[in-house]
RNA sequence: GGACGACAAUAGCACACCCGGAGCAAUCCGGGGCCGCAAAGCGAUGGGUCCGCCGCGGCGGAUCGCCAAGCUACCGAA
Numbered sequence: 001g002g003a004c005g006a007c008a009a010u011a012g013c014a015c016a017c018c019c020g021g022a023g024c025a026a027u028c029c030g031g032g033g034c035c036g037c038a039a040a041g042c043g044a045u046g047g048g049u050c051c052g053c054c055g056c057g058g059c060g061g062a063u064c065g066c067c068a069a070g071c072u073a074c075c076g077a078a
Stems, first nucleotide, its partner, number of pairs: 004076002012037002017032006035065001041071002045068003048063007
């Protein structure tokens, strides 16, 4: 340095649901919450799924806590 990931240490994120708000919608934002996560950190590149519109084949959008690949990062037992 890479790979790997523990009944280790330190920190972090936050499902369902509830309250408030944004959006036609998918969904998102803030607060609470704590199912889980060793990248559940980042970004829609490919695929998947979902929503909207129309001229039904396209256009626009959502999701990375669906998968793959990419970028970056804390700790250090085997």
Record summary: c-di-GMP-I riboswitch aptamer from an Elusimicrobiota bacterium, 78 nucleotides, folded computationally. Its mean pLDDT, the model's own confidence on a scale to 100, is 86. The sequence is in RNAcentral, with records from Ribocentre.